[in-house]
Molecule: transfer RNA
Organism: uncultured bacterium
RNA sequence: CGGGGCGUAGUAUAUCGGUAGUAUACUUGUUUUGGGAACAAGAGGGCCGAGUUCGAUUCUCGGCGCCCCGA
Numbered sequence: 001c002g003g004g005g006c007g008u009a010g011u012a013u014a015u016c017g018g019u020a021g022u023a024u025a026c027u028u029g030u031u032u033u034g035g036g037a038a039c040a041a042g043a044g045g046g047c048c049g050a051g052u053u054c055g056a057u058u059c060u061c062g063g064c065g066c067c068c069c070g071a
Stems, first nucleotide, its partner, number of pairs: 001070007010024004018054001026042005047063005
């Protein structure tokens, strides 16, 4: 310099146009002498900007960051 992929909750990972789930972690409650474990409930998220659309995590363009390949 060129090509490709990825960016979602603290962490990991789904959902690929119609109000984003799961596991673990966290908070509260029950249980226990206490801790752990178990059960129940709760809080917490789409990298940034623009466009298309009735509607964008999803499609298009640009930017930023990371990874891979080639030179």